[in-house]
Context: one part of a larger RNA
RNA sequence: GAUUGAACGCUGGCGGCAUGCUUAAUACAUGCAAGUCGAACGGUAACAGAUUCUUCGGAAUGCUGACGAGUGGCGGACGGGUGAGUAAAGCAUAGGAAUCUGCCCAUGUAGUGGGGGACAACCAGGGGAAACCCUGGCUAAUAGGAUGUGGUCUACGGACUAAAGGUUGCCUCUCCUUGGAAGCAAUCGCUAAUAGAUGAGUCUGCGUUGGAUUAGCUAGAUGGUGGGGUAAAGGCUUACCAUGGCGACGAUCCAUAGCUGGUUUGAGAGGAUGAUCAGCCACACUGGGACUGAGACACGGCCCAGACUCCUACGGGAGGCAGCAGUGGGGAAUAUUGGACAAUGGGCGCAAGCCUGAUCCAGCAAUACCGCGUGUGUGAAGAAGGCCCUAGGGUUGUAAAGCACUUUCAGAAGAGAAGAGGGGACUGAUGUUAAUAGCAUUGGAACCGGACGUUACCUUCAGAAGAAGCACCGGCUAACUCUGUGCCAGCAGCCGCGGUAAUACAGAGGGUGCAAGCGUUAAUC
Numbered sequence: 001g002a003u004u005g006a007a008c009g010c011u012g013g014c015g016g017c018a019u020g021c022u023u024a025a026u027a028c029a030u031g032c033a034a035g036u037c038g039a040a041c042g043g044u045a046a047c048a049g050a051u052u053c054u055u056c057g058g059a060a061u062g063c064u065g066a067c068g069a070g071u072g073g074c075g076g077a078c079g080g081g082u083g084a085g086u087a088a089a090g091c092a093u094a095g096g097a098a099u100c101u102g103c104c105c106a107u108g109u110a111g112u113g114g115g116g117g118a119c120a121a122c123c124a125g126g127g128g129a130a131a132c133c134c135u136g137g138c139u140a141a142u143a144g145g146a147u148g149u150g151g152u153c154u155a156c157g158g159a160c161u162a163a164a165g166g167u168u169g170c171c172u173c174u175c176c177u178u179g180g181a182a183g184c185a186a187u188c189g190c191u192a193a194u195a196g197a198u199g200a201g202u203c204u205g206c207g208u209u210g211g212a213u214u215a216g217c218u219a220g221a222u223g224g225u226g227g228g229g230u231a232a233a234g235g236c237u238u239a240c241c242a243u244g245g246c247g248a249c250g251a252u253c254c255a256u257a258g259c260u261g262g263u264u265u266g267a268g269a270g271g272a273u274g275a276u277c278a279g280c281c282a283c284a285c286u287g288g289g290a291c292u293g294a295g296a297c298a299c300g301g302c303c304c305a306g307a308c309u310c311c312u313a314c315g316g317g318a319g320g321c322a323g324c325a326g327u328g329g330g331g332a333a334u335a336u337u338g339g340a341c342a343a344u345g346g347g348c349g350c351a352a353g354c355c356u357g358a359u360c361c362a363g364c365a366a367u368a369c370c371g372c373g374u375g376u377g378u379g380a381a382g383a384a385g386g387c388c389c390u391a392g393g394g395u396u397g398u399a400a401a402g403c404a405c406u407u408u409c410a411g412a413a414g415a416g417a418a419g420a421g422g423g424g425a426c427u428g429a430u431g432u433u434a435a436u437a438g439c440a441u442u443g444g445a446a447c448c449g450g451a452c453g454u455u456a457c458c459u460u461c462a463g464a465a466g467a468a469g470c471a472c473c474g475g476c477u478a479a480c481u482c483u484g485u486g487c488c489a490g491c492a493g494c495c496g497c498g499g500u501a502a503u504a505c506a507g508a509g510g511g512u513g514c515a516a517g518c519g520u521u522a523a524u525c
Stems, first nucleotide, its partner, number of pairs: 001525004006521005013372004018367001019365002021330001026328003030325003035074003040071002043067002047065003050061004081283003090208002093205004099200002104196001106194001109192004122137006150161004165188006174181003209255003216246003221243008258280004262273004285306005308319004336362001338361003344358001345356004375405004385396004409466001411461004419452001422448002426444007469514005474495003480509005490497002
């Protein structure tokens, strides 16, 4: 000199943009953070409508809009947090072969046939303080079981292994006839195999902190064969056999640490660092385990053990903020128990839509960076006052006052974009089709949709009006005098000042440097 996720002291006008528990991976009150689908299903607890009855209070009917609880599907493996552990099961980079991959894509290919049985919800009964549980009975499905086109394995004997329907429309033909069933069409699904894309698992080379006051380490240990296991190679596991494998090119052990793109400094080489943002990894009260699933050994899932907290009728139960806010504690120190799904994205859904503390915004903080303002011109009687003085004057100082202007920002009033792309009753065309239904594509269109927001920007109004401090002045280092003090009180980054004339302490006047900041401390180069 540059830099910081900074803190402290004094001071403080506005805006933009970013950042904000670096310490206790400490304990957590409260609210919210993952749901959705009635176009899979049986249905109807609440609300609204319709119809019927009515004693005018109301009652009944799932009939309709919808929908609590339940069965079922998809999603809760993403998104969000933290850095405890980890010196290698990690990361970075360059490669490999022995693998899996839900949703997506192929205007791809082939199917989607037949039949029977159950469990919730519900009803009845019972237990328990509660959490919840037990017994009996009824029932549906895109729930579950059998069959085997095809596929996989094969010792060629065989073994294993699928499916599901829903919605909308038509009713010409068949059946019953308000209109439906079957059928047909469209569309969304389902099953199998294949190719792709994406994602994931796995292996290898090289690189990746300090310590030798850590020198030897290792029995599943190194290799082989057989069996097992995995989606997959493999001591991954097991039986047997052999005795190997690593190490001064630092094994093993100990300490420390998430890694990287980057950030910071430096002319560079290099050093330091790994906040925010992005990629990877690990973790989710502590330790262990599997289940489900395409994917987890799963932050807001399950089981066991432990510590802690809470409820209890003492028999037994409930919980996990390293999600967003917020609280106690620790600390020099770090924010609101805010708004909205309007945008972007995600989950579910045909869609409308619902959910989303992701996200977008607002609030707080001079925490960093950037921009703007606190007036402009004129004005010598060089006013008054202050300070200094050789008492003549000098300086503060064009500074003020006065005169003439301007109005950024803040204030008041008004006007007012963009972020909105879309959704959509109704309707035109084209395709499909037996169809002028319906559906799909593509146009038109009433109407609906902004948290921010009293938005940005612009116009008008009034009046210099509301807006300057901090540090320093012995040398390094820009900037000097007086008074007080008297080796005292004090200063100090280094040299050093102070013992009666202190430009070094304290105050004042003046000056210098930065400026909504200025200094100090800490840390890095």